Annotation
A computed fold for a 362-nucleotide RNA from a Thermodesulfobacteriota bacterium, annotated as Bacterial RNase P class A. The sequence is in RNAcentral, with records from ENA. NCBI's taxonomy places the organism under Bacteria, Pseudomonadati, Thermodesulfobacteriota. The gene name in the source record is rnpB. Rfam family: Bacterial RNase P class A. The family's RNA type in Rfam is ribozyme.
RNA sequence: GGAGUAGGCCGGGUGAUCGCUGGCCGUGUCAGCACGGUCAGAGGAAAGUCCGGGCUCCACAGGGCAGGGUGCUGGGUAACUCCCAGGGGGGGCGACCCCACGGAAAGUGCCACAGAGACCAGACCGCCGUGGUACGUCCACGGUAAGGGUGAAAGGGUGAGGUAAGAGCUCACCAGUGCCGUUGGUGACAGCGGCAGCUAGGAAAACCCCACCCGGAGCAAGACCAAAUAGGGGAGCGUUAAAGAGUGGCCCGCUCGAGCUCCCGGGUAGGUCGCGGGAGAUCCCGGGCAACCGGGGUCCUAGAGGAAUGAUCAUCACCGGCUAAGUCCGGCACAGAACUCGGCUUAUGGCCUACUCCGCCA
Numbered sequence: 001g002g003a004g005u006a007g008g009c010c011g012g013g014u015g016a017u018c019g020c021u022g023g024c025c026g027u028g029u030c031a032g033c034a035c036g037g038u039c040a041g042a043g044g045a046a047a048g049u050c051c052g053g054g055c056u057c058c059a060c061a062g063g064g065c066a067g068g069g070u071g072c073u074g075g076g077u078a079a080c081u082c083c084c085a086g087g088g089g090g091g092g093c094g095a096c097c098c099c100a101c102g103g104a105a106a107g108u109g110c111c112a113c114a115g116a117g118a119c120c121a122g123a124c125c126g127c128c129g130u131g132g133u134a135c136g137u138c139c140a141c142g143g144u145a146a147g148g149g150u151g152a153a154a155g156g157g158u159g160a161g162g163u164a165a166g167a168g169c170u171c172a173c174c175a176g177u178g179c180c181g182u183u184g185g186u187g188a189c190a191g192c193g194g195c196a197g198c199u200a201g202g203a204a205a206a207c208c209c210c211a212c213c214c215g216g217a218g219c220a221a222g223a224c225c226a227a228a229u230a231g232g233g234g235a236g237c238g239u240u241a242a243a244g245a246g247u248g249g250c251c252c253g254c255u256c257g258a259g260c261u262c263c264c265g266g267g268u269a270g271g272u273c274g275c276g277g278g279a280g281a282u283c284c285c286g287g288g289c290a291a292c293c294g295g296g297g298u299c300c301u302a303g304a305g306g307a308a309u310g311a312u313c314a315u316c317a318c319c320g321g322c323u324a325a326g327u328c329c330g331g332c333a334c335a336g337a338a339c340u341c342g343g344c345u346u347a348u349g350g351c352c353u354a355c356u357c358c359g360c361c362a
Stems, first nucleotide, its partner, number of pairs: 001358010012316007020041009043334001047345002050343005055218004067214005072086005087101001088099004102209002107207002110202002124148002126144007156174006175199001177196008222273004232264006244256004280299008318331004
């Protein structure tokens, strides 16, 4: 200098002016509200809504079926499909990264193309035997998985024995699988020794089997106040004398007339709560490899409901351009809370640290 790997941090600062939302205080107002003062006012992802909790309502003796999810071990946590530390497997020269990582010798189904054959294997070429023969190294039948060929994959490897030719057919060593013993480890598992059968394809994010977990819906949850309306309950008045209604406000008169009034209850419009003090933030100490946990101190940090969090100017910082310099010009990403918290994933501008590999120089 180049190419990478892992981790961490920041997401512009200050001031002025004009606005917006909310809390508190004061004044005015019956009240809704208005004005003034003061304080606070988006994020690391507020996003996707993909997991898991809190909270609310409904359901629920217990158990099961269906459906869905998870799937090595130990730990963390309110919980998780998340996180930490490990085991095993895989990739990379390496730093380091990835794994849905129970079961395929329970069953069913699948494995394109090529190939004779793709799963209780298989005879295309070759090799060997027998028979035939028109003698063409031809034909038929059978044996054979050592060699060739196809394929991502052809059912252990090497050597020796054996055989007509071959073959775990037999033996030695090696690899792999299972079982037993032993050592280490909490454990997954690893090391060592012995035995067995000779060897077992992939895929279970195909059905399926095994183990474990999961009741459903969601803040438009739900709770309270409550104009209006229907049906319901109660009380009073009234149904020959008539309550009540209409007749422009009242009386008489006239007409209609079996119901009328009030209360309870109901719950629509509307309003209030849920709704910001919480698995909270930050600093220190202690435990732990870590995730995380415990103790102490300090702090309060958005809460709308058509939905506020903005705009302008000055200056400083950062990046780029130009220039001898100053000055000047331009830029500053992704994105906008809606009950809330823990994760995951995705989008995005920059800075820093540690480490790895390669090249060059001393």